[in-house]
Context: one part of a larger RNA
RNA sequence: CCGUGGCUAAGGAACUCGGCAAAUUGGCCCCGUAACUUCGGGACAAGGGGUGCCCUCCGUCAGGAGGGCCGCAGUGAAAGGGCUCUGGCGACUGUUUAUCAAAAACACAGCACUCUGCGAACUCGUCAAGAGGACGUAUAGGGUGUGACACCUGCCCGGUGCCGGAAGGUUAAGGGGAGGGGUUAGCUCGCAAGGGCGAAGCUCUGAACCGAAGCCCCGGUAAACGGCGGCCGUAACUAUAACGGUCCUAAGGUAGCGAAAUUCCUUGUCGGGUAAGUUCCGACCUGCACGAAUGGUGUAACGACUGGAGCACUGUCUCAGCCACGGGCUCG
Numbered sequence: 001c002c003g004u005g006g007c008u009a010a011g012g013a014a015c016u017c018g019g020c021a022a023a024u025u026g027g028c029c030c031c032g033u034a035a036c037u038u039c040g041g042g043a044c045a046a047g048g049g050g051u052g053c054c055c056u057c058c059g060u061c062a063g064g065a066g067g068g069c070c071g072c073a074g075u076g077a078a079a080g081g082g083c084u085c086u087g088g089c090g091a092c093u094g095u096u097u098a099u100c101a102a103a104a105a106c107a108c109a110g111c112a113c114u115c116u117g118c119g120a121a122c123u124c125g126u127c128a129a130g131a132g133g134a135c136g137u138a139u140a141g142g143g144u145g146u147g148a149c150a151c152c153u154g155c156c157c158g159g160u161g162c163c164g165g166a167a168g169g170u171u172a173a174g175g176g177g178a179g180g181g182g183u184u185a186g187c188u189c190g191c192a193a194g195g196g197c198g199a200a201g202c203u204c205u206g207a208a209c210c211g212a213a214g215c216c217c218c219g220g221u222a223a224a225c226g227g228c229g230g231c232c233g234u235a236a237c238u239a240u241a242a243c244g245g246u247c248c249u250a251a252g253g254u255a256g257c258g259a260a261a262u263u264c265c266u267u268g269u270c271g272g273g274u275a276a277g278u279u280c281c282g283a284c285c286u287g288c289a290c291g292a293a294u295g296g297u298g299u300a301a302c303g304a305c306u307g308g309a310g311c312a313c314u315g316u317c318u319c320a321g322c323c324a325c326g327g328g329c330u331c332g
Base pairs, nucleotide, nucleotide: 001327002326003325004324005323006322007321008320010318011317014316019313027051028050029049030048031047036041038148052069053068054067055066056065057064058063070074082311083310084309085308086307087306088305089303090302094106095105110146111145112144113143114142115141116140122132123131124130149298150297151296152295154228155227156226159225160224161221162220163219164218165217168216169215170214174210175209179205180204181203182202183201186197187196188195189194229247230246231245232244233243256290257287268284269283270282271281272280
C1' cells in the first nucleotide's frame, strides 16, 4: 500500500451524477395511528411506553396485581423493517436478455374488431393419410389490437386493405377455325436442264367469335393501414380577435392534457421550496414536433423501476487516526 472487519473528538451529506456505501431501525407486548380510498386497504402508517431477577397474593393454565434486588446496559450474545412528503411510468401477483440490461419492456384479467356452422376456422404433415383444434360446437375455438377500474374514445372511406355487388370494359388455358405455309398424285411449259399450277392426305401456322376469377368499375368499412391545413382583415387606449374574406382538402385535431419519458429556441415566464435550485412541484399556453384502444385523461393499492424534498442516522465528507485478520513488500 491492497482486501475484509471494528472503533472514533467536533460537525452531520459540507461527499457525490446520485446518501453509492455504511450507519440508524429491528423480536415480542401495550398505547396510538393522517391524507386518501376501489371501504378491502393505506397499517408494523407515523409516534410513544414496556421487556431481567426475587418474594407475596390472585388464577386450572397462559398470565395478572403489589412489593423488593442488581448492572452502564434485561429481545443483556446471535438472528431481526429506517421513516415521511411529493411527482413520472406501469393498475396489480407474475415474466424476461443462462453469461454487462429485471425495466416504464413482455404477460395479465377486462375491452373491442374479425374469422369459424363442424370433415369448423386455424396449425403440423409429402398439395397425403393422419394429428392437434376437441372427445370442444358461436356463453365455443382461432387471429389481431388495447391493457384493472372510473370518465370517455370526436372528424375523414380520397389512397391502401378488407367486405359486398355484378350491368359494362379488360382478361388465361381451352373451344373455334376464316385464312396462310410445307409436302405432291396429277396437269402443264420446255429438246433437255429446269420451271409453273396443284386435289386428297399428312403437317406447320392461324384471324373473327365464345371463354372464369382478378383488375377497372359501383357501394360499404377506421377499436382496418392510416390522415386530421394555409393566407389576409376586423372591437371607442393598446393588445387580442368572438366575427368576416379567400385558397386548398377525403377531412382539416373535438374532449382532455400540455416547456410533458413529447418543448428546438429554453435555465420560456410566474409562483413554491433553498441563504443560494439548468433538477423538482404548481400554473400559463407561443403544442419546433400531445391527443383519443399504434388509446386520451385520471386513479386507491402495488414496485430490488425512476425524479424531487425532508426527519433520523452516520468516517460519504471536513480530514484523517487507531485496532484486528489476510495479502503485498523487505529480509530469510
This is a predicted structure of a 332-nucleotide part of an RNA (large-subunit ribosomal RNA, domain IV) from Candidatus Kapaibacterium sp. The sequence was found in a public genome assembly. Its Rfam family is "Bacterial large subunit ribosomal RNA". Rfam links the family to the GO terms ribosome and structural constituent of ribosome. The source organism's lineage runs through Bacteria, Bacteroidota, Eximiradiia, Eximiradiales and Kapaibacterium (SeqCode).